The RNA shown here (FMN riboswitch aptamer (RFN element)) has 126 nucleotides. Its mean pLDDT, the model's own confidence on a scale to 100, is 83. Of the family's consensus pairs, 97% are formed in the model. It was read from a public genome assembly, where an Rfam model found it.

RNA sequence: GUUAAUCUUCGGGGCAGGGUGAGAUUCCCGACCGGCGGUUAAGCCCGCGAGUUCCGGUAUAAUACCGGGACAUGAUCUGGUCACAUUCCAGAGCCGAUAGUAAAGUCUAGAUGAGAGGAGAUUAAU
Numbered sequence: 001g002u003u004a005a006u007c008u009u010c011g012g013g014g015c016a017g018g019g020u021g022a023g024a025u026u027c028c029c030g031a032c033c034g035g036c037g038g039u040u041a042a043g044c045c046c047g048c049g050a051g052u053u054c055c056g057g058u059a060u061a062a063u064a065c066c067g068g069g070a071c072a073u074g075a076u077c078u079g080g081u082c083a084c085a086u087u088c089c090a091g092a093g094c095c096g097a098u099a100g101u102a103a104a105g106u107c108u109a110g111a112u113g114a115g116a117g118g119a120g121a122u123u124a125a126u
Base pairs, nucleotide, nucleotide: 001126002125003124004123005122006121007120008119009118010117017029018028019027031106032105033096034095035048036047037046038045043094044093051071052070053069054068055067056066057065058064059063076092077091078090079089080088098109099108100107
């Protein structure tokens, strides 16, 4: 250095200003934001995560934890540079779960949750 196991820790941002209205950060004008791995640096290329549901196991009063399956899962083009870019530069676009509420990517809630994964430590093998 590599591989494996165990442990610790980290692990999501955003409606300024204005209009209508009894009421809207939800409508309208406008503003703002971009998880993780891969790849020339990516919200919209490939893949993953968050959601719903079922089965099995363990402990149970409720239920919780662990493992597995099924379903759902948005959006980009043009030009330039380069050996290589739907990733960079220029320009013009587009997208965003569920529940609540005046109709929500941005408020509130599930969530002091879960999580792709990142970093570090220890042990073992090589």